This is a predicted structure of a 360-nucleotide RNA (Bacterial RNase P class A) from Gallionella sp.
Lineage of the source: Bacteria > Pseudomonadota > Betaproteobacteria > Gallionellaceae > Gallionella.
The coordinates come from a structure-prediction model, not an experiment, and the mean pLDDT is 76.
It is recorded under the gene name rnpB.
The RNAcentral record of the sequence draws on ENA.
Its Rfam family is "Bacterial RNase P class A". It is annotated as a ribozyme.
RNA sequence: GAAGCUGGCCAGACAGUCGCCGCGCAUGCAAAUGCGGGGAGGAAAGUCCGGGCUCCACAGAGCAGAAUGCCGGUUAAUGGCCGGACACCGUGAGGUGAUGGAAAGUGCCACAGAAAACAUACCGCCGAUGGCCCGGUUGCUUGCAAACGGGAUCAGGUAAGGGCGAAACGGCGAGGUAAGAGCUCACCGCGCUGGUGGCAACAUCAGCGGCAGGGUAAACCCCAUUCGGAGCAAGAUCAAAUAGGCUGACUAUGGCGUGGCUCGCGUCGUCAGCGGGUAGAUUGCUUGAGCGUCAGGUAACGAAACGCCUAGAGGAAUGACUGUCCACGACAGAACCCGGCUUAUCGGCCAGCUUCACCU
Numbered sequence: 001g002a003a004g005c006u007g008g009c010c011a012g013a014c015a016g017u018c019g020c021c022g023c024g025c026a027u028g029c030a031a032a033u034g035c036g037g038g039g040a041g042g043a044a045a046g047u048c049c050g051g052g053c054u055c056c057a058c059a060g061a062g063c064a065g066a067a068u069g070c071c072g073g074u075u076a077a078u079g080g081c082c083g084g085a086c087a088c089c090g091u092g093a094g095g096u097g098a099u100g101g102a103a104a105g106u107g108c109c110a111c112a113g114a115a116a117a118c119a120u121a122c123c124g125c126c127g128a129u130g131g132c133c134c135g136g137u138u139g140c141u142u143g144c145a146a147a148c149g150g151g152a153u154c155a156g157g158u159a160a161g162g163g164c165g166a167a168a169c170g171g172c173g174a175g176g177u178a179a180g181a182g183c184u185c186a187c188c189g190c191g192c193u194g195g196u197g198g199c200a201a202c203a204u205c206a207g208c209g210g211c212a213g214g215g216u217a218a219a220c221c222c223c224a225u226u227c228g229g230a231g232c233a234a235g236a237u238c239a240a241a242u243a244g245g246c247u248g249a250c251u252a253u254g255g256c257g258u259g260g261c262u263c264g265c266g267u268c269g270u271c272a273g274c275g276g277g278u279a280g281a282u283u284g285c286u287u288g289a290g291c292g293u294c295a296g297g298u299a300a301c302g303a304a305a306c307g308c309c310u311a312g313a314g315g316a317a318u319g320a321c322u323g324u325c326c327a328c329g330a331c332a333g334a335a336c337c338c339g340g341c342u343u344a345u346c347g348g349c350c351a352g353c354u355u356c357a358c359c360u
Stems, first nucleotide, its partner, number of pairs: 001356010012325007020039002023036005041331001045342002048340005053231004065227005070084005085099001086097004100222002105220002107216003122162002124158003129155003132151004137146004170188002173185003189211001190209008235283004245274006254268005290308004296301001326329001
């Protein structure tokens, strides 16, 4: 200098004018006015996880269902995060991974291929062994027998090699063989046992076993762990008008209904009280598992102490205009609150690290 990796930060700047929503102070009976100060985000988004808070339900246990799934830690909690192990990718810094069980059972494995799982045999190789055919030799009973040599012809042997496939019943080399084969041996892989290191996942070493058990569990399933429901339109407080409910008093020896009468029952008026509750108002509401400094910890995280205050509306404020400047400005806007994840995003800055090239 170039190309990268990881982590963090910013999100046009400054000034003025006029507005909008809260807060504090002053004046005012109030309405309001004046002054001061605050007013969107890194994702406020999706609502995908986890909690706080609120109401409802709840003896205990199980079934079903759902989620998660290497190990250790962190946290209020998590499926998040941090560290580690293993596998894969990258020259590297680093990145990615639902990563328990396929020797409980069931299912599936397209096309191609002989065969896709109790193995099998298309081409090929062999044909030792037993037939068949050919050859010469020997023997005799003259067309048979014996041993020998040859053929690749039949039976048969084989799975080294070729071929198909995403995947072919351990790999590779040597020995061995008629040709071959864990048939035998070394190494690797796999399984079992033991030792060592590690909290563990796991790593490593030694011995044993000739190899059994193809893949697929984001297929059913098995195992382990966790899980009650609804959500701020949750919930709480105050409470008109009107219409119900209950109680009492008065009118009242009342009216009406109960087919005429009496009792009884129901119903009708006024006033007072009680209770529920609609509109409406208030609250929940923003001081919080908060942020910063900091002991500790590899890190996530984080004790004590000290310091800081950072929107709170309710049809819903956070805006508009002017001037100057620049690299000309993306995605997008709170609605009970937090911790995460995911997705969207013009451009810029900082730190650490890697690889390559050159110079000294």